[in-house]
RNA sequence: UUCAGUUAAAGGCAAACCAGUCGAAAGGCUGGGACGCAAAACUUCAGGUCUAAGGUCCUUAGGACUAGGAUAGCUGGGUUUCCUGA
Numbered sequence: 001u002u003c004a005g006u007u008a009a010a011g012g013c014a015a016a017c018c019a020g021u022c023g024a025a026a027g028g029c030u031g032g033g034a035c036g037c038a039a040a041a042c043u044u045c046a047g048g049u050c051u052a053a054g055g056u057c058c059u060u061a062g063g064a065c066u067a068g069g070a071u072a073g074c075u076g077g078g079u080u081u082c083c084u085g086a
Stems, first nucleotide, its partner, number of pairs: 002086004012037002017032006035073001041079003045076003048071003054066005
């Protein structure tokens, strides 16, 4: 440096749920809490998925479509990286 992640060792992160808070919502943040994760560290470049405030249309007190919103713990890509083995 490359490949692999099984055996350890030292560790790391934190799902659901609960409380508070931001948001139209999806969802985010903080604290508690652990389902799991060898990158569950960072990054929306591509795809997928979620939401639809606003906008457009239909017609009617409703519905359809739409991402400039969200998801990195959806997949792939990019960047960084502990330990062990080859």
Molecule: c-di-GMP-I riboswitch aptamer
Organism: Priestia megaterium